[in-house]
Context: one part of a larger RNA
Molecule: small-subunit ribosomal RNA, 5' domain
Organism: uncultured prokaryote
RNA sequence: GAACGAACGCUGGCGGCGUGCUUAACACAUGCAAGUCGAACGAGAAAGUUUCUUCGGAAACGAGUAAAGUGGCGCACGGGUGAGUAACGCGUAGAUAACCUGUCCAAGCGACUGGGAUAGCCCUUCGAAAGGGGGAUUAAUACCGGAUACGGAUUGUUUUUAAGGACAAUCAAGAAAGGUGGCCUCUAUUUAUAAGCUAUCACGCAUGGAGGGGUCUGCGUACCAUUAGUUUGUUGGUGGGGUAAUGGCCUACCAAGACUACGAUGGUUAACGGGUCUGAGAGGAUGAUCCGUCACACUGGCACUGAAACACGGGCCAGACUCCUACGGGAGGCAGCAGUGGGGAAUAUUGCGCAAUGGGGGAAACCCUGACGCAGCAACGUCGCGUGUGUGAAGAAGGCUCUCGGGUCGUAAAGCACUGUCGAGAGGAACGAGCCGGCUAUGGUCAAUAUCCAUAGUCCCGACGGUACCUCUUGAGGAAGCACCGGCUAACUCCGUGCCAGCAGCCGCGGUAAUACGGGGGGUGCAAGCGUUGUUC
Numbered sequence: 001g002a003a004c005g006a007a008c009g010c011u012g013g014c015g016g017c018g019u020g021c022u023u024a025a026c027a028c029a030u031g032c033a034a035g036u037c038g039a040a041c042g043a044g045a046a047a048g049u050u051u052c053u054u055c056g057g058a059a060a061c062g063a064g065u066a067a068a069g070u071g072g073c074g075c076a077c078g079g080g081u082g083a084g085u086a087a088c089g090c091g092u093a094g095a096u097a098a099c100c101u102g103u104c105c106a107a108g109c110g111a112c113u114g115g116g117a118u119a120g121c122c123c124u125u126c127g128a129a130a131g132g133g134g135g136a137u138u139a140a141u142a143c144c145g146g147a148u149a150c151g152g153a154u155u156g157u158u159u160u161u162a163a164g165g166a167c168a169a170u171c172a173a174g175a176a177a178g179g180u181g182g183c184c185u186c187u188a189u190u191u192a193u194a195a196g197c198u199a200u201c202a203c204g205c206a207u208g209g210a211g212g213g214g215u216c217u218g219c220g221u222a223c224c225a226u227u228a229g230u231u232u233g234u235u236g237g238u239g240g241g242g243u244a245a246u247g248g249c250c251u252a253c254c255a256a257g258a259c260u261a262c263g264a265u266g267g268u269u270a271a272c273g274g275g276u277c278u279g280a281g282a283g284g285a286u287g288a289u290c291c292g293u294c295a296c297a298c299u300g301g302c303a304c305u306g307a308a309a310c311a312c313g314g315g316c317c318a319g320a321c322u323c324c325u326a327c328g329g330g331a332g333g334c335a336g337c338a339g340u341g342g343g344g345a346a347u348a349u350u351g352c353g354c355a356a357u358g359g360g361g362g363a364a365a366c367c368c369u370g371a372c373g374c375a376g377c378a379a380c381g382u383c384g385c386g387u388g389u390g391u392g393a394a395g396a397a398g399g400c401u402c403u404c405g406g407g408u409c410g411u412a413a414a415g416c417a418c419u420g421u422c423g424a425g426a427g428g429a430a431c432g433a434g435c436c437g438g439c440u441a442u443g444g445u446c447a448a449u450a451u452c453c454a455u456a457g458u459c460c461c462g463a464c465g466g467u468a469c470c471u472c473u474u475g476a477g478g479a480a481g482c483a484c485c486g487g488c489u490a491a492c493u494c495c496g497u498g499c500c501a502g503c504a505g506c507c508g509c510g511g512u513a514a515u516a517c518g519g520g521g522g523g524u525g526c527a528a529g530c531g532u533u534g535u536u537c
Stems, first nucleotide, its partner, number of pairs: 001537004006533005013385006019378002021343001026341003030338003035073003040070002048061005080296003089221008099213003104209003108205003112146004122135005152171008178201006187194003222268003229259003234256008271293004275286004298319005321332004349375001351374003357371001358369004388418004398409004422478001423474006432464001437459008481526005486507003492521005502509002
């Protein structure tokens, strides 16, 4: 000199854009943060209103709505944190002839035929509760048989990468599901409907792709030798198991190996990278915000489901802690967004909205979304603007100083003439909106003027927000401080004090004329900031 997620002191007008628990991965009250689908399925209220009434009640609408259940998809994304980890964790370059891949895309084949349950509802029963037990009954795109296809194993043939591919035979096992809208060309009853046709969504198998992952390898990746030896599933082999897959990953047996001064083992510290800061560069330091990867979700362990988890707001077990209890037993996990206590020098609102972007579900309307978009707080940072402009010498008054003549604050003020940024008040007023969906028209699909698809027109949708922005009115009015002035280092005098009080980054200053302490006047520097402290180069 530059920089900062800064803090502290004094001061403080406005706006744009950013940033905001670096400490206790400490404990958490409360609310919200993951649901959705009735176009998979069976069932199905109530309040209220109206009508009737024998006044007991009944019926209709509410409504096939709400709430719940079975089932599907999602919950493995998104969001948080950096505790652990010195490691194939990360970075980079490769390998996978050792692998997987829901949804999506392309093209292909297929969706045949049967069955038995179960939740919900109802009845009953245990329990304080959380939550269960028994009986009866019912549906499906839930579950289970049979058939067939692809695939698998064995054998044979063949081949341009041989632990691979292709073809053939045999063997055992072994897929599927329908929903919705519309129509009458064919078929059947001849009205209209479906077992028929059509459109669309869904379902099964195999192939290829896209995107995503798993595993392995070369190289790089902090400090300590005042850590020198370490290792028994250890190192390798064979058989077996396990996995999507290689492998001591696991197991039985066999062999005795394996690593190491090119630093093993041990200890300490630490998430890593793109980047960030500094520097002419080399380098040094660092890893907030944003992006990629990894790890974790009260602590430790475990598996289930699933395409994918050993799963933050799923499950089981153990532990610590907190809460409820009828003492028998139960409930919980903010390192999601707000917020509270605590710790600390120190870090914000228990806000608005799904209008946009993105995500989940759904055919869609739509629903959900503390992701996100916005607003609030904080000079925390950065950038921009303002706090007036011109004129004005009797160089006013006043302050300070003085050699008492004067000098200086100083064109500074007042006065005069203007301007109107920001602020205040008033009026107008956005971009961000494109979709989706409804209606109309045209074209295509089709047996079809249905439906569906495409195009055009029109209607509907804004949290921010009556905000930005524009115009008008007002009137110099509401808007300057902080540090320093001995040298380094730009800027000097007076008074007070008298080695006292004090200053100080270094040198040092102060003991009676202190440009170094305190105050005044003056000056210098920066400026809505200025200094100090801390840290890095």